[in-house]
c-di-GMP-I riboswitch aptamer from a Gemmatimonadales bacterium, 95 nucleotides, folded computationally. Its Rfam family is "c-di-GMP-I riboswitch aptamer". From the family's description: GEMM was predicted in a large-scale screen for bacterial structured RNA regulatory elements. Rfam links the family to the GO term cyclic-di-GMP binding. The prediction has a mean pLDDT of 79.

Parts: sequence; structure tokens; C1' cells
RNA sequence: GCCCGAUAAGAGCACACCCGGAGUAAUCCGGGGCCGCAAAACUAGAGGUCCUACGCGUGCGCACUCAGGCCACGCCAGGAUAGCUCGGUGCCGAA
Repeated sequence: GCCCGAUAAGAGCACACCCGGAGUAAUCCGGGGCCGCAAAACUAGAGGUCCUACGCGUGCGCACUCAGGCCACGCCAGGAUAGCUCGGUGCCGAA
């Protein structure tokens, strides 16, 4: 250095949930909280999963005098997720 991953040492992080905030949303940030994690450190390159505004289209849906409105589904920019997988950078060091 590489492979590898311990009842190691010193550390670290923080699921769910609650409170506050941002966002259409997924989700994120702060505080609390600790299910767990050998990288549960960083990174959105590839894949998966999730959300989807505005606009457009459909509806024998809702309401309605008309026009408009609401709802559902689909399409579309884009966004999110690293504690989904792979990849990149990279911490510790027993067998």
C1' cells in the first nucleotide's frame, strides 16, 4: 500500500417519533430523541425509488343559468433520496 472488518481504542453519526422553520410536494434545516451504522464521513457520475409546479390533454366526475371553479388520471421542465445499489474521494487498524 492492497485485501479485509474486530465484544479493539479514540471518536463520530443519529431511524422512527415530537416541536419550530423552508418547500406545491418528495424532502431538507435546527432542537429533542436514539432504531441502528466499519465509514450511517463527503460526493447526485450510473441505476432504482419518490415528488411534480406552470402549462397541456382526458373525464357520461362534483357543483353550476352561463362563463369560470374544484377533483381524478395522464404528459411535460425540474427536484429529492448517499440510512436503496454500484461508482469516485476518503477515516481507524486487530486477526